[in-house]
Context: one part of a larger RNA
RNA sequence: GCCAGGGAGUUAUUUGGUGUGGCGAGAUGAGAUUCGAAGCGAAAGCAAGUACCCGCAGCGUAGCAAUACGUGAGGGGUGUCGUCGUAACUGGCGAUCAGUCACACCGUUUAGACCCGAAGCCGUUGUGAUCUACGCCUGAGCAGGGCGAAGUCAACCUGACGGUUGAUGGAGGCCCGCAACUAGUGGUGGUAUAUUCCCCUUAGGUGACUUGGGUGUAGGGGUGAUAGUCCUGUCGAACACGGCAAUAGCGAGUUCCCCCUGAAGUGUGUCUCAGCACAGCGUCUCCGGAGAAGGAUAUAGGGGUAGAGCACUGAUUAGGUGGAUUGGUUCCGAAAGGAAUCGCCAUCUUCUCAAACUCCGAAUACUAUAUCUUCGUAGAUGGAGGCAGUGGCGGUAUCCGAGUAAGUCUGGUAUCGUUUACGGGAACGACCGUACGUAAGGUUAAGGGCCCUAAAUGCUGACUAAGUGUUAAUCUGUAAAGGAAACUCCUCUCAAAAACAGUGGGGAGGUAGGCUCAGAAGCAGCCAUCCUUCAAACAACGCGUAAUAGCGGACCCACCGAGAGCGCAGUUUCUGAAAAUUCACGGGGCUAAGUCAGCUUCCGAUACCUUACCAGCGCCAAAAGCGUGUGAUUAAGGGGGCGAACGGGUUGCUUAGAAGCAUGGUCGUGAGAUCAUGUGGAGCGGCCUGUUAUGAAUAUCCUGGU
Numbered sequence: 001g002c003c004a005g006g007g008a009g010u011u012a013u014u015u016g017g018u019g020u021g022g023c024g025a026g027a028u029g030a031g032a033u034u035c036g037a038a039g040c041g042a043a044a045g046c047a048a049g050u051a052c053c054c055g056c057a058g059c060g061u062a063g064c065a066a067u068a069c070g071u072g073a074g075g076g077g078u079g080u081c082g083u084c085g086u087a088a089c090u091g092g093c094g095a096u097c098a099g100u101c102a103c104a105c106c107g108u109u110u111a112g113a114c115c116c117g118a119a120g121c122c123g124u125u126g127u128g129a130u131c132u133a134c135g136c137c138u139g140a141g142c143a144g145g146g147c148g149a150a151g152u153c154a155a156c157c158u159g160a161c162g163g164u165u166g167a168u169g170g171a172g173g174c175c176c177g178c179a180a181c182u183a184g185u186g187g188u189g190g191u192a193u194a195u196u197c198c199c200c201u202u203a204g205g206u207g208a209c210u211u212g213g214g215u216g217u218a219g220g221g222g223u224g225a226u227a228g229u230c231c232u233g234u235c236g237a238a239c240a241c242g243g244c245a246a247u248a249g250c251g252a253g254u255u256c257c258c259c260c261u262g263a264a265g266u267g268u269g270u271c272u273c274a275g276c277a278c279a280g281c282g283u284c285u286c287c288g289g290a291g292a293a294g295g296a297u298a299u300a301g302g303g304g305u306a307g308a309g310c311a312c313u314g315a316u317u318a319g320g321u322g323g324a325u326u327g328g329u330u331c332c333g334a335a336a337g338g339a340a341u342c343g344c345c346a347u348c349u350u351c352u353c354a355a356a357c358u359c360c361g362a363a364u365a366c367u368a369u370a371u372c373u374u375c376g377u378a379g380a381u382g383g384a385g386g387c388a389g390u391g392g393c394g395g396u397a398u399c400c401g402a403g404u405a406a407g408u409c410u411g412g413u414a415u416c417g418u419u420u421a422c423g424g425g426a427a428c429g430a431c432c433g434u435a436c437g438u439a440a441g442g443u444u445a446a447g448g449g450c451c452c453u454a455a456a457u458g459c460u461g462a463c464u465a466a467g468u469g470u471u472a473a474u475c476u477g478u479a480a481a482g483g484a485a486a487c488u489c490c491u492c493u494c495a496a497a498a499a500c501a502g503u504g505g506g507g508a509g510g511u512a513g514g515c516u517c518a519g520a521a522g523c524a525g526c527c528a529u530c531c532u533u534c535a536a537a538c539a540a541c542g543c544g545u546a547a548u549a550g551c552g553g554a555c556c557c558a559c560c561g562a563g564a565g566c567g568c569a570g571u572u573u574c575u576g577a578a579a580a581u582u583c584a585c586g587g588g589g590c591u592a593a594g595u596c597a598g599c600u601u602c603c604g605a606u607a608c609c610u611u612a613c614c615a616g617c618g619c620c621a622a623a624a625g626c627g628u629g630u631g632a633u634u635a636a637g638g639g640g641g642c643g644a645a646c647g648g649g650u651u652g653c654u655u656a657g658a659a660g661c662a663u664g665g666u667c668g669u670g671a672g673a674u675c676a677u678g679u680g681g682a683g684c685g686g687c688c689u690g691u692u693a694u695g696a697a698u699a700u701c702c703u704g705g706u
Base pairs, nucleotide, nucleotide: 001706002705003704004703005702006701011111012110015107016106017105018104019103020102021101022100023099026035027034039046040045051078052077053076054075058071059070060069061068062067080095081094082093083092084091114253116251117250121243122242123241125240126239127238133217134216135215136214137213138212139211140210141209142207144176145175146174147172151168152167153166154165155164156163157162181204182203183202186200187199189198190197219235221231222230256641257640258639259638260637261636266279267278268277269276270275280390281389282387283386284385285384286383287382291375292374293373295372296371297370298369299368300367301366307360308358309357313354314353315352318349319348320347321346322345323344327342328341329340330339331338332337393417394416395415396414397413398412399411401409402408422433423432424431437613438612439611440610441609442608443607447603448602449601450588451587452586456600458599459598460597461596462595463594469590470589482575483574484573485572486571487570488569490567492565493564494563502559503558504557505556506555508532509531510530513527514526515525538553541552542551543550614631615630616628617627618626619625642695644692645691646690647689648688649687650686651685652684653683660679661678662677663676664675665674666673667672
């Protein structure tokens, strides 16, 4: 893991509600009592004429009917009454009569309170030092080699103390050491449930050494060469048991079916932010009795946003005019003083701005009214009560804020996801279409129609040559300034008095202009830039020379013969453009099967239409029948059922074969029911009713098996 069995809203109590039943101004109980029949006030205390109006249902009258009128339980309003309060009031609470007991169910209180789960705390409860820490008692062990302390002896030196040399000697928390033994440094080796074991390497190895046996110290205590170490794989307070079902606003789980409705992630408060309480939003029941509305159009309102503007406030560019002199600097002057300039103030023109500016000012939105529409006497809007869940939200569009930005953060509005399937978007929670009973047929939506793959390799006119592209957007599809080109629209200029391009020819003279300069001749530099001949030709646009020379250009003529050129705008393409296997057209592939504009047709969903059925809802006393703008769903509310065990009543089956098991058939939307056959070999059902330790796939669930 799998299989079997077990496994979670119970019981008592308090109290609220709903339903049913008994009795009823009383009910209950043996009774005490409890609740109700009177309230108000802090208290002293005082203490409640079923009055009038409106009016639903119903009833009555009239009417063929629609309807009208009367009456009118319950309902609504006003008044009156009791009491409290006040100087006096508005006013608060109450009165115009229904309760109580039992049972069942739904909640609630107190209890373990649906079940399981802590870390922990405490105990005048115990068990542990066979592991380990330290102490004590009693034993045991330490190959071999090296160094060579004190002391001693001899010789020599010496006046003495003593010294020197050579031997001897054998000290040491001494040295080497894979002997034993102990440790556990590195390999971050191998291995393992383990702080384990193994291998290589390493440290100690006569000592504060190692070790056997015995013995002592016990839990806020021990022991500790101190690491909060160790105290039996347990230690910043052991283990076992008990208090104990500790507590858990946290996490997991919580067992049969169908039907109806169907949320919230918001506000206020909170030692509150993972939780609660109240409100909001859901559901169910009752009351009530006529209008309600989130839509459309029109009209009438107020507004100060978007935009715009500079008339105010504030910011701000460049100028003009004027002013004050007690601002700075400079100049003139012996000084007084004067002038210039930069600034300052005012004003005029001008450039540019504002959430906290406005001379202006929309669209939407909001309010009211009217009409339409939709819903409503088959009972709406509304009111009361029972039961909840929710109170971590998120995506998109749009409007703000924070941020360089974000699949970012904080908000408003709408919508969607969560709770929602289906079709499309390659795949995709919220993007597009559209919301779902069962079945069949048809039509469309979004999106598509070469093949994968249902449907035109359709039609008309253009563009693209880059595989550009074949991507609605989001997501994750990236791309900019700049540069190069093509097509289209338009303006302007030139052009049969011949343009543009090309080809042939000319492109001169004064003059090498003057100056400068070694030189300067169109072409280093400075100044000037005229005149003549001409069809035209620059005191020269570029290359070139030391300077000349030389080669083109402008300009002119000829040939040729019809458009040419600059620019604005739009569309398209290339470049700019860098990442690691073919990797973002979904793929094949495509020159359209790409892009733009237009047209026709088809495909395509649980949408729409048609038919039948099921369920719900309504009419109906009810079945039948009829009608029906209903049918998705998480949390949750409500309704109706299936099955299990054991009782009571009743009625059945069974050795001519009960239960159980296996296989198959039939019925039911389903939980399930039933039949046949085989096996099996003795008990077992239906209906009405009562009672539950009553339904498992999940809890690292428990026990057993495998």
The part of an RNA shown here (large-subunit ribosomal RNA, domain II) has 706 nucleotides and comes from a Microcaldota archaeon. NCBI's taxonomy places the organism under Archaea, Nanobdellati, Microcaldota. Rfam family: Archaeal large subunit ribosomal RNA. The RNAcentral record of the full RNA draws on ENA. The prediction has a mean pLDDT of 80.